[in-house]
Context: one part of a larger RNA
RNA sequence: UGACGGGGGCCCACACAAGUGGUGGAGCAUGUGGUUUAAUUCGAUGCAAAGAGAAGAACCUUACCAGGGCUUGACAUGCUCGCGCGAAUCCUCUUGAAAGAGAAGGGUGCCUUCGGGAACGCGGGUACAAGUGUUGCAUGGCUGUCGUCAGCUUGUGCCAUAAGGUGUUGGGUUAAGUCCCGCAACGAGCGCAACCCUCAUGUUCAGUUACCACUGUUGAGAUUGGAAGCCUAAGCAGACUGCCGGUAAUAAGCCGGAGGAAGGUGAGGAUGACGUCAAGUCAUCAUGCCCCUUAUGCCUUGGGCGACACAAGUGCUACAAUGGCCGGGAUAAAGGGUCGUGAUCCCGCGAGGGUGAGCUAACUCCAAAAACCCAUCCUCAGUUUGGAUUGCAGGCUGCAACUCGCUUGCAUGAAGUCAGAAUCGCUAGUAAUCGCCGGUCAGCCAUACGGCGGUGAAUUCAUCCCCAGGCCUUGUACA
Numbered sequence: 001u002g003a004c005g006g007g008g009g010c011c012c013a014c015a016c017a018a019g020u021g022g023u024g025g026a027g028c029a030u031g032u033g034g035u036u037u038a039a040u041u042c043g044a045u046g047c048a049a050a051g052a053g054a055a056g057a058a059c060c061u062u063a064c065c066a067g068g069g070c071u072u073g074a075c076a077u078g079c080u081c082g083c084g085c086g087a088a089u090c091c092u093c094u095u096g097a098a099a100g101a102g103a104a105g106g107g108u109g110c111c112u113u114c115g116g117g118a119a120c121g122c123g124g125g126u127a128c129a130a131g132u133g134u135u136g137c138a139u140g141g142c143u144g145u146c147g148u149c150a151g152c153u154u155g156u157g158c159c160a161u162a163a164g165g166u167g168u169u170g171g172g173u174u175a176a177g178u179c180c181c182g183c184a185a186c187g188a189g190c191g192c193a194a195c196c197c198u199c200a201u202g203u204u205c206a207g208u209u210a211c212c213a214c215u216g217u218u219g220a221g222a223u224u225g226g227a228a229g230c231c232u233a234a235g236c237a238g239a240c241u242g243c244c245g246g247u248a249a250u251a252a253g254c255c256g257g258a259g260g261a262a263g264g265u266g267a268g269g270a271u272g273a274c275g276u277c278a279a280g281u282c283a284u285c286a287u288g289c290c291c292c293u294u295a296u297g298c299c300u301u302g303g304g305c306g307a308c309a310c311a312a313g314u315g316c317u318a319c320a321a322u323g324g325c326c327g328g329g330a331u332a333a334a335g336g337g338u339c340g341u342g343a344u345c346c347c348g349c350g351a352g353g354g355u356g357a358g359c360u361a362a363c364u365c366c367a368a369a370a371a372c373c374c375a376u377c378c379u380c381a382g383u384u385u386g387g388a389u390u391g392c393a394g395g396c397u398g399c400a401a402c403u404c405g406c407u408u409g410c411a412u413g414a415a416g417u418c419a420g421a422a423u424c425g426c427u428a429g430u431a432a433u434c435g436c437c438g439g440u441c442a443g444c445c446a447u448a449c450g451g452c453g454g455u456g457a458a459u460u461c462a463u464c465c466c467c468a469g470g471c472c473u474u475g476u477a478c479a
Stems, first nucleotide, its partner, number of pairs: 001479002003476003007473005015463001019426005026317005032311002034308002042053001064303007073128001077127008090106002092103004110117002131291001133290001135288001139286002141281003144277001146275001151190006157166003170181003196269004201237004206232002211226003215222001240263001243257005306445001323377002327373002335365003340359002345354003385416001390411007432455007
């Protein structure tokens, strides 16, 4: 000087407390361990691995296993030799599970001194290719984490024999090493804040495909007119403790108030200092060393990654009456679409099939659901709860749905009656609850992930304790 202490002081955070909804019990989905297996490819393992890499494993993917094949190779650049040049490519046949191996025929370009050549292809040889093989404890790059915590440093000066200290400590204050005052310090840098994006208010400009009034219609922006309002997308204004009162040290600030769409960082996002964990990744990529070279490379068929006594993780659906079920008429936002989305009409109980108009503010996916109204269940039952599991009959995608897809109809109708010890999230348009959309994608194991809106609470505003962190101080058999 650090680190540590079941030392002290101060402070902070959904850390506790106050509330609220979960997990842990059930069934299923999903990733992991274990076990099994020819293989169940690989890596990730407290927080910071485990619905994570994977924004989509039937084949492919695919790295794994079994079998069948290839050996200058699926791919790159050279050198050398030979053959074809009526090129390559394409088509046909045999064998085969395919890959591969073999065979025969058809047609064709450019230059030419008609010998041939260039290019291309095939074959032999040789350098080499190839490697998701090893080492993340050889590395780059990228990432997690403490933590969006408020810290981490430096120049000059001064102090100390020196390591080092000072500044950065102290008194206040702040979300903040934020600011003020003081001070042997005076300055500066990386962080904080601001600058960026979205949302919330007004205004200017612009009105089509959006919007409004009239006419009109079974229905419909279909007609004419309009630029007020909505909306769209470019600019500007607006919030700064600016104003008032109190308080404080005449400071920084804090408390209350006014005006205001918004008030003290307005809300959310992006943004992650010096460093820590030899943290993670050689399987995104790149890369040193090592290893393999008729195989640890490459092609292919089938299987596996989907196994199943079990364990723990993350979720979905429930256990019901604040509910289930029949019917009815309402109300969003955001996003996608041309190898796509698909209206209308017809067929089908339905999934779906046929037809195929329109389509970038135009057409369409599109139905929002909870909420509300009416009827029913009629009182707590394993039920008109719950939907697992199973049988039969279908549909769709796709060469292909057995291993191993999704989905429809009928039937079947399991556990479960609110969950022990323990444990997690959340402070406002939040939690809870309700649907909608997207990416990946032929299809889909999505209950995931990322967004969008609808309805919409309770409680705290404190710091005694638990956990984590920051500053000062103290002790130390630690470095």
Molecule: small-subunit ribosomal RNA, 3' major domain
Organism: Euphorbia schlechtendalii